Overview
The RNA shown here (Bacterial RNase P class A) has 418 nucleotides and comes from a Thermoanaerobaculia bacterium.
RNA sequence: CGAGCGGGCCACGCGAUCGCCCCGGGCAACCGGGGAGGAAAGUCCGAACUCCGAACGGGCGGCAUGCCGGGUAACACCCGGUCGCGGCAACGCGAAGGAAAGUGCCACAGAAAAAAAACCGCCUUCCGGCUCCUUCGGGACCGGACGGUAAGGGUGAAACGGUGCGGUAAGAGCGCACCGCCCCGACGGCAACGGAGGGGGCACGGUAAACCCCAUGCGGAGCAAGGCCAAAUAGGGAGAUGCAGGGCGCCCGUCCCGCCCCGCCUCGCGCGGGACAUCUCCGGGUCGGCCGCUUGAGCCCGAGGGAGACCUCGGGCCCAGAGGAAUGAUCGCGACCCCGGCAGGGGGUUCGGGGGACCGCAAGGUCUCCUGACAAUCUGUCGGGGGACAGAAUUCGGCUUACCGGCCCGCUCGGAGC
Numbered sequence: 001c002g003a004g005c006g007g008g009c010c011a012c013g014c015g016a017u018c019g020c021c022c023c024g025g026g027c028a029a030c031c032g033g034g035g036a037g038g039a040a041a042g043u044c045c046g047a048a049c050u051c052c053g054a055a056c057g058g059g060c061g062g063c064a065u066g067c068c069g070g071g072u073a074a075c076a077c078c079c080g081g082u083c084g085c086g087g088c089a090a091c092g093c094g095a096a097g098g099a100a101a102g103u104g105c106c107a108c109a110g111a112a113a114a115a116a117a118a119c120c121g122c123c124u125u126c127c128g129g130c131u132c133c134u135u136c137g138g139g140a141c142c143g144g145a146c147g148g149u150a151a152g153g154g155u156g157a158a159a160c161g162g163u164g165c166g167g168u169a170a171g172a173g174c175g176c177a178c179c180g181c182c183c184c185g186a187c188g189g190c191a192a193c194g195g196a197g198g199g200g201g202c203a204c205g206g207u208a209a210a211c212c213c214c215a216u217g218c219g220g221a222g223c224a225a226g227g228c229c230a231a232a233u234a235g236g237g238a239g240a241u242g243c244a245g246g247g248c249g250c251c252c253g254u255c256c257c258g259c260c261c262c263g264c265c266u267c268g269c270g271c272g273g274g275a276c277a278u279c280u281c282c283g284g285g286u287c288g289g290c291c292g293c294u295u296g297a298g299c300c301c302g303a304g305g306g307a308g309a310c311c312u313c314g315g316g317c318c319c320a321g322a323g324g325a326a327u328g329a330u331c332g333c334g335a336c337c338c339c340g341g342c343a344g345g346g347g348g349u350u351c352g353g354g355g356g357a358c359c360g361c362a363a364g365g366u367c368u369c370c371u372g373a374c375a376a377u378c379u380g381u382c383g384g385g386g387g388a389c390a391g392a393a394u395u396c397g398g399c400u401u402a403c404c405g406g407c408c409c410g411c412u413c414g415g416a417g418c
Base pairs, nucleotide, nucleotide: 001414002413003412004411005410006409007408008407009406010405012334013333014332015331016330017329018328020035021034022033023032024031025030037389041400042399044398045397046396047395048394049222050221051220052219062218063217064216065215066214067081068080069079070078071077082096083094084093085092086091097213098212102211103210104207105206106205119153120152121149122148123147125145126144127143128142129141131140132139133138161179162178163177164176165175166174180202181200182199183198184197187194188193226291227290228289229288236282237281238280239279240278241277242276245257246256247255260274261273262272263271264270265268298317299316300315301314302313303312304311305310336386337385338384339383340382341381342380343379344378345377348374350373351372352371353370354369355368356367357366358365359364
């Protein structure tokens, strides 16, 4: 200097002008204070809180989780480790219990897909042949039959250990060596697990995000939860009161008509019940208002414990809470990044020019000195451009996803110099 790996952090700053939301003060004008995020997002897990349901416990079913130890209020999260896979490495990824409890499935191809099998082959024996050879015993070749075999070919994602030697009619863990596998296992570790050493020719294909088995856990709905106050209108309940007026006429008016329904009687301006109307009260719901609402598994600093996640102690701080919803816009200055120009530094297993030493018959090579060009890369300056993803809605802990760019720390590999 290049290429990468892991972790943490920032998410433009300042000023001016014009605005937005909430709180406090003020009669008002206005003044003072506060105002998004690392993900506020997806709503995927775990909780707090609230209401509903159930009520110890057990069985059945369903869902989730699934190496070990630790952390935590809890988790499917985090930390540390184990094993497997990938990477030269730093490191990354893993729903990582059980396939000798049982059942199922393994497309196509292939003889055969899990206690089996043989398509082409290879081989012994027997039979046949107008072929060839013969030392006449037979042999070679071709075809067929009963068998043996799993070396070789071929299929497949996967074929019942691999390589080599021996062995055999041909073969085969049939025998042996090494590798692999299985069983036991001193010892180490809390454990997962590792494993000195010993034994066994080798048996057990894959699949459980297939059924299943084992272990552990689990009621439901969600702040539109839920609670309080409470209007008009309509409707529900209770009580009180009322039941007469209308027509004609300019007016007066003993002019005319009429006195809600049912029952009872002493038949009236009676009594009781009902309907209707008005008023008052009660209760439920809606509109609306208030609470829930932001002080919390909170944030910052320091000390201590721990390998770490995290925990303990001390000190300090209060940081949107509003309603379909505010947190913005413009300008100036500065910083940052990208592109281009110019200038300077920088120099290498680069390319060229010149000199010297050595090797060589030579072509040429090695070392070294001077010098020029161009590479990585760094700095300064000028001009132009850029600033992402996104948007609190009860609150926390996680996960996942999106994101212009920048900074810091640690580490790996490669090149070069000392």

Its mean pLDDT, the model's own confidence on a scale to 100, is 77.
A source record names the gene rnpB.
The organism belongs to Thermoanaerobaculia, within Bacteria.
RNAcentral holds the sequence, with entries from ENA.